[in-house]
RNA sequence: AGGCGGAUAGUUCAGUUGGGAGAACGCCUGUCUCCAAAACAGGAAAUCGCUGGUUCGAAUCCAGCUCCGCCUG
Numbered sequence: 001a002g003g004c005g006g007a008u009a010g011u012u013c014a015g016u017u018g019g020g021a022g023a024a025c026g027c028c029u030g031u032c033u034c035c036a037a038a039a040c041a042g043g044a045a046a047u048c049g050c051u052g053g054u055u056c057g058a059a060u061c062c063a064g065c066u067c068c069g070c071c072u073g
Base pairs, nucleotide, nucleotide: 001072002071003070004069005068006067007066010025011024012023013022019056027043028042029041030040031039049065050064051063052062053061
């Protein structure tokens, strides 16, 4: 320099053809308990790496860029 993959909640990851942003664990509150754990119930938390474009509508499609990993030279 070129090619491929990845970036979504605190963490690990889903998200099938463009239309509802989700799960598990963690965190907070309540019930229970002498207290706690467990269990059960409820809750907060991501404008989806950044900037543009296409579209009635973008995590998803297109362009450029940043970071991480792998490969080629």

Transfer RNA from a Patescibacteria group bacterium, 73 nucleotides, folded computationally. Taxonomically the source falls in Bacteria candidate phyla (Bacteria). Rfam family: tRNA. Its family is annotated with triplet codon-amino acid adaptor activity in the Gene Ontology.